[in-house]
This is a predicted structure of a 350-nucleotide part of an RNA (small-subunit ribosomal RNA, central domain) from an uncultured soil bacterium. The prediction has a mean pLDDT of 87.
Context: one part of a larger RNA
């Protein structure tokens, strides 16, 4: 250097955008850098291969001869890669006509519930548990009725249903706005794929400042349980949970499965669009494209299982792995207000 891998054994970056780089559709012409063929020179001697000779043989040694390959040239070939030129439309993009959607941001509105406040009725309990107690209540609780206030979340619909790159997104209405899919085929003409560095987004918790604070609730206090109980259960309850502006940058960030393209039996649901058929209203039925589930053939797999949404068959690009512990630690550097995060060893030991 080649050779092996990454669903669960070590191993896919949380996700996307994108620079360099790598890779790249069909046809024709030219060049000849890669490539291929022939050949000059050269790659000292010794050594190696082959054929002879000399020491009795061998080792050893002498002579002759040589391949393959490399490099600098020269001459040629033009299929493939590359370069230049010309063209194409199947990739990609854009156009037109539609279409589904909890995609995003901002604003406004709504009802149920909860808690609290005020008032009415009303009287001795309420609450809670395995059982209790702490707690609340004759200063009138709990229950019930009426009125008011506040904050948070949006029952039913609701669905292996939808949308989004992922994180994630669910009351209603309005404004602004991103993306997808289907059909049409008049446009551009390879504009593509991936992507080291880099950038953006990124649940929850946490941090800074200012608001807000109903319910819940780390910490904390009390009551129980227990041998003890710094817990599980109960009564309270602060940060927080909510909003605005910034920071953090991590998760079992999971499909534990990187992205793109092509190909490879089927069956059955479901979502969107279109076409066909029809008893032409709808449903049903058939087909196509795009998504999303289940079951299964070949194939793959250590097995489990995966199986056109591949973990099958191939190509391209990136990331990552190399025994367990030490250790995601130490040190250094970078980032951060901090918490810490990123990068990331070794000794030693089994």
């Nucleotide at each position: 250097u080649u050779g092996g891998g990454c669903g669960u054994a070590a191993a896919g970056a949380g996700u996307c955008c994108g620079u360099a780089g790598g890779u790249g559709g069909c046809u024709c012409c030219u060049c000849a850098a890669g490539u291929c063929u022939a050949u000059u020179g050269u790659c000292a001697a010794a050594g190696a291969g082959c054929g002879a000779g000399g020491c009795u043989u061998a080792a050893c040694u002498u002579c002759g001869u040589u391949a393959a390959g490399g490099c600098c040239g020269u001459a040629g070939a033009a299929a493939c890669u590359g370069a230049g030129g010309a063209g194409c439309u199947a990739g990609a993009g854009a156009g037109c006509a539609g279409u589904a959607g909890g995609g995003g941001c901002a604003g406004a509105a709504g009802g149920a519930a909860u808690u609290c406040c005020u008032g009415g009725u009303g009287u001795a309990g309420c609450g809670g548990u395995g059982a209790a107690a702490u707690g609340c209540g004759u200063a009138g609780a709990g229950a019930u009725c009426a009125g008011g206030a506040a904050g948070a979340a949006c029952a039913c619909c609701g669905g292996u249903g939808g949308c989004g790159a992922a994180a994630g997104c669910g009351u209603u209405c309005c404004g602004c706005u991103g993306g997808g899919c289907u059909g049409c085929a008049a446009c551009u003409g390879a504009c593509a794929c991936u992507g080291a560095g880099g950038g953006a987004c990124g649940a929850a918790a946490g941090c800074u400042a200012g608001g807000g604070g109903a319910g819940c609730g780390a910490a904390u206090g009390g009551g129980a349980u227990u041998a003890g109980a710094u817990a599980c259960c109960c009564c309270a309850g602060u940060a927080g949970u909510c909003c605005u502006a910034g920071c953090c940058g991590u998760a079992a960030a999971c499909g534990a499965u990187g992205g793109a393209u092509a190909c490879u039996a089927g069956g059955u649901g479901u979502u969107g669009u279109g076409a066909g058929u029809a008893u032409c209203g709808a449903c049903c039925c058939u087909c196509a494209c795009a998504g999303u589930g289940c079951c299964g053939a070949a194939g793959c797999c250590a097995a489990c299982g995966c199986a056109u949404u591949a973990a099958g068959u191939a190509u391209c690009c990136c990331g990552c792995c190399u025994g367990g512990g030490g250790a995601g630690u130490a040190c250094g550097c970078a980032c951060g207000c901090a918490a810490g995060u990123g990068u990331g060893a070794a000794a030693c030991u089994c």